Context: one part of a larger RNA
Molecule: large-subunit ribosomal RNA, domain II
Organism: uncultured bacterium
RNA sequence: UCCAGCGAGUUAAUUUCAUACGCAAGGUUAAGUCAAUUGACGGAGCCACAGUGAAAGCGAGCCUGAAUAGGGCGAUUAAGUGUGUGGAAUUAGACCCGAAACCAAGUGACCUAACCAUGAGCAGGUUGAAGCUACUGUAACAGGUAGUGAAGGACCGAACCGUCGUACGCAGCAAAGUGCCCGGAUGACUUGUGGUUAGAGGUGAAAUGCCAAUCGAACUUGGAGAUAGCUGGUUCUCCUCGAAAUAGCUUUAGGGCUAGCGUCAUGUGGUAGCCAUCAGGGGUAGAGCUCUGUAAAGGACCGAGGUCCGCAAGGAUACUCUUCCUUAACAAACUACGAAUACUGGUGGUGGUAUCAUGGCAGUUAGAACGUCGGGGCUAAGCUCGGCGCUCGAAAGGGAAACAGCCCAGACCAUCGUCUAAGGUCCCUAAAUGUAUACUCAGUGGGAAACAAAGUGGAAUUUCUUAAACAGCUAGGAUGUUGGCUUAGAAGCAGCCAUUCAUUUAAAGAGUGCGUAACAGCUCACUAGUCAAGAGAUUCUGCGUGGAAAAUGUAACGGGGCUAAAGUAUACUACCGAAGACAUGGAUGCAUAGUUUACUAUGCGUGGUAGAGGAGCGUUCCUAUCCGCGGUGAAGUCGAACUGGAAAGUUCGGUGGAGCGUUAGGAAGUGAGAAUGCUGGA
Numbered sequence: 001u002c003c004a005g006c007g008a009g010u011u012a013a014u015u016u017c018a019u020a021c022g023c024a025a026g027g028u029u030a031a032g033u034c035a036a037u038u039g040a041c042g043g044a045g046c047c048a049c050a051g052u053g054a055a056a057g058c059g060a061g062c063c064u065g066a067a068u069a070g071g072g073c074g075a076u077u078a079a080g081u082g083u084g085u086g087g088a089a090u091u092a093g094a095c096c097c098g099a100a101a102c103c104a105a106g107u108g109a110c111c112u113a114a115c116c117a118u119g120a121g122c123a124g125g126u127u128g129a130a131g132c133u134a135c136u137g138u139a140a141c142a143g144g145u146a147g148u149g150a151a152g153g154a155c156c157g158a159a160c161c162g163u164c165g166u167a168c169g170c171a172g173c174a175a176a177g178u179g180c181c182c183g184g185a186u187g188a189c190u191u192g193u194g195g196u197u198a199g200a201g202g203u204g205a206a207a208u209g210c211c212a213a214u215c216g217a218a219c220u221u222g223g224a225g226a227u228a229g230c231u232g233g234u235u236c237u238c239c240u241c242g243a244a245a246u247a248g249c250u251u252u253a254g255g256g257c258u259a260g261c262g263u264c265a266u267g268u269g270g271u272a273g274c275c276a277u278c279a280g281g282g283g284u285a286g287a288g289c290u291c292u293g294u295a296a297a298g299g300a301c302c303g304a305g306g307u308c309c310g311c312a313a314g315g316a317u318a319c320u321c322u323u324c325c326u327u328a329a330c331a332a333a334c335u336a337c338g339a340a341u342a343c344u345g346g347u348g349g350u351g352g353u354a355u356c357a358u359g360g361c362a363g364u365u366a367g368a369a370c371g372u373c374g375g376g377g378c379u380a381a382g383c384u385c386g387g388c389g390c391u392c393g394a395a396a397g398g399g400a401a402a403c404a405g406c407c408c409a410g411a412c413c414a415u416c417g418u419c420u421a422a423g424g425u426c427c428c429u430a431a432a433u434g435u436a437u438a439c440u441c442a443g444u445g446g447g448a449a450a451c452a453a454a455g456u457g458g459a460a461u462u463u464c465u466u467a468a469a470c471a472g473c474u475a476g477g478a479u480g481u482u483g484g485c486u487u488a489g490a491a492g493c494a495g496c497c498a499u500u501c502a503u504u505u506a507a508a509g510a511g512u513g514c515g516u517a518a519c520a521g522c523u524c525a526c527u528a529g530u531c532a533a534g535a536g537a538u539u540c541u542g543c544g545u546g547g548a549a550a551a552u553g554u555a556a557c558g559g560g561g562c563u564a565a566a567g568u569a570u571a572c573u574a575c576c577g578a579a580g581a582c583a584u585g586g587a588u589g590c591a592u593a594g595u596u597u598a599c600u601a602u603g604c605g606u607g608g609u610a611g612a613g614g615a616g617c618g619u620u621c622c623u624a625u626c627c628g629c630g631g632u633g634a635a636g637u638c639g640a641a642c643u644g645g646a647a648a649g650u651u652c653g654g655u656g657g658a659g660c661g662u663u664a665g666g667a668a669g670u671g672a673g674a675a676u677g678c679u680g681g682a
Stems, first nucleotide, its partner, number of pairs: 001682006011092013026047003032041003051058002061073004095233002098230001102223006113197009122187001124156003127152001131148006160184003165180004199215001201211003208217001236616006246259005260364002262361006271354001273350008286337001287335002292331003296327005303321003306317004367392002370389007397408003412586004417582003423576003426560003432573001434572006445562001451546002455543010472530005478503003483497003509524001513522002587606008617671001619668006626661001628660002636655008
C1' cells in the first nucleotide's frame, strides 16, 4: 500500500408536538392479586372539568391598592384523556474514537543515587619529605655536606574505572556501540556480597540528575465509558424545497442564547410585490459665499498701533491690524439655494400566496472577489471597515490560451434536429483570406510615465507671395567711430551705461554668432540681381518614434504566422458559436378541470452545500401464508443474458453438497471508502 471481516444517533424514564385508534365532561390505571403464555381484578394516584394570589384565602373573578381609580392575569365561545408510531428536548457515558491530567490503594533501590556491615583489587618504572646516622660547624643552639630512610588526594604508565576530540554506525554488532586518540590509575580510588531510605516521598560534590530502556513528580490496578466549547470519522437509493457567514448580549470573540434567513403542517384570503398617478418630509450630489472659518489681487482711505521727519502744529509711510468697495476662490463637522434616486402614505390597475399568523424541526453567526458611494491607509495593497448591487459560496455549460468571485448563460432525461448570446470567422480551430472608406511601417498591434522630437494624416486661424514670396546662387553689408565708461587691453562681439544717435544710402544693428592678447578675419540681420510658384508661423486632434535593464530558454500576440493585414477606426452584410431558446419523444412535482380511487387534459416548474420534508430498495430474525422449492441438487460461489427511474431483481450454465424462499405483517446488533480506525492476510 492493497484485500477480507468488524466498526459510530442506541436504550430507559419524563415532557412536548404531529399522527392513528379507543372512550369522552370525562379519560386512565400503578404496585400488586387470581388465573396461567396474550385474561380478569385492582381507582391508590395522575391529567382534564376555574381562575387568581407569595400565601392565608377568595372565586367568574382574583391580585395590587386607602380606593367604587387605573393596571396585571383570567371568565364571557373554543375537549379532554389513554395507548401505539414518528419528530424533538431533558436526565443518564447518550453518535463513535482520542487527551494531558486528578484522586485512592498497592508494587518497586536485582538499573541507578546515597549510606551501613563485611570482603577483594591496583604490572612495572620515577621522584626522594620528615626522621635517623656519620662528618663538619656553634660558647651552646642554629646551619652545612654525605648517607640512610620511604612520605605523597606526588610523577610516567598496563589491569581497572572513565569518556575530551574525531571517524564510522543511524532499519546499527548495539533502543547509546566500534576504531583511533584521550583523563584518573594508593585514592574524595575501584569493586563483590548482604542490608537501609518510596512517590504529597526518597537520594542528590546540584544536572531537575537518578529512583528497573519510564521522571518538573515512578509503575500497577481502581474511581472510569473522568472531562474535551477541540480535531478526525459517521455505512443504501430516488424525489420536492432550500439557507447563513448579519444584529443584540455573553470572562465573549474558532463557543453559545434570542432575533434574522430555510423547511414542513395548519389557518387566513385582492395580502406582498410590480406599474401608473397624486400627496408628503428631507438638506445628500451639485451649486453658492449671507453666516462660521480658510484664502488671492486691486482700491478707498475710516480707525488703532509702529517707524521716520519736525521745537511744535503737523506731515510721510511697498510697516502691522481692523472696516468698507471691486474682481476671483475653498469646506465632512459652512448654507440666504438645491436635485435625481430612495423612503412614507392615498387611489386605480395588475398580481392567486411569493405576504401574514400559529405550531414542529433545523442549519448558519470564520465569508470571498468584482462594480459603485464613502471612512482608515500613501485617492498603496489579492489591504482594512461600512452602504447599495451582483456572482462564487451552494453553479455545471460557452468565452477570457490555462484562470472560485470577470463577460454570456442557470444542466429533469434522450436526439448524427433548428436558431441564437458573449465571443469569434488565414492555419492550428467551427465560421468571411467579406464589402466600403480611411489610418499605421513602429511587428506599433502584442506591457509602462513625466518628458523629448521638421515621423505622418485630418481640422482651423493667420502672415508673405507674378508689384516675384520661401530656399539656393552672385554682389553689397558702409561712414562719424576704436560711441562713452571700465580696463594692461575692451576697436559691433569680458562687463557697465545710453534719448542704441546721426550721416551716405537700394540696404547695412553703436551689431546675430564664430574668432583675436587686443586688432584682423569669417558670418548674420538688412538690400539689389538671378530664378519661377507657392512659402512660413500658430492652435486643436488621429496613428506612430524615443524614454524601455534580470536572472534555466524564445518567454510582454496561446502558437504558426500577419503589412492596400490576419493591425487600427467607422459603417454594413453573411456565417460559426452554449447543457440558453425552439422542435420531437419520455420521466416527475405542484395547481386546476374532467374524473369516486386510478387515469386523462391544460398550465407552470424540475442546478444545488448546511438543512427541512416525502417515497422506496436491500440485510438478519419472528408470526402467518403459498398443501411453496430442494440429493432429478438448497445456501454459498464463478460467469453470462435479460428487466427496472435508482437502491436492486430474475433466469441460464459451471462449481458446491443440505438446506432455502414468495406474499402480508412485526422486531432490529440493518447497508462501509475514508476515523495516522481494529483484527487477520498478501